[in-house]
């Protein structure tokens, strides 16, 4: 140092302001957030070996759902360039279920829950 096995913590944000109405943080203008692993032609640090950080909409995955097989969101134009799905600019679209005096990523509940994985600690045996 890489594997197993056990523990122990850790482990998702978000409607500023306005219009309608009897009623809307659900409509309508606008605001505003993007789990976890992977990959990433970028950045930064170091003489070097390396080592941190980079993607909501590229591949996996979780949460939900379903006896169970398994189901489950959304990007493109332009520019660099040998080459871009990750870079550089514009503009765009997505977002469980259950509730609500009105339809909800964002407000309440399931949930002081699970959880994808993360960090660390003891044993093991190479």
């Nucleotide at each position: 140092a890489a594997u197993g096995u056990u523990c122990u913590u850790c482990g998702g944000g978000g409607u500023c302001g306005g219009g309608u109405g009897a009623a809307a943080u659900u409509c309508c203008c606008a605001a505003u957030c993007g789990g976890c692993g992977g990959u990433g032609a970028u950045g930064a640090a170091g003489c070097a070996a390396u080592u941190c950080a980079a993607a909501g909409u590229c591949c996996g995955u979780g949460a939900g759902c379903g006896c169970a097989a398994g189901c489950u969101g959304a990007u493109u134009u332009g520019g660099u360039g040998c080459a871009a799905a990750u870079c550089c600019a514009a503009a765009a679209c997505c977002g469980a279920c259950a509730g609500u005096u009105a339809u909800a990523g964002u407000c309440u509940g399931g949930a002081u829950g699970g959880g994808a994985g993360a960090a660390g600690a003891a044993c093991a045996a190479u």

Predicted 3D model of a 126-nucleotide RNA (FMN riboswitch aptamer (RFN element)). The model forms 100% of the base pairs in the Rfam consensus. Its mean pLDDT, the model's own confidence on a scale to 100, is 81. Rfam family: FMN riboswitch aptamer (RFN element). Gene Ontology term of the family: FMN binding.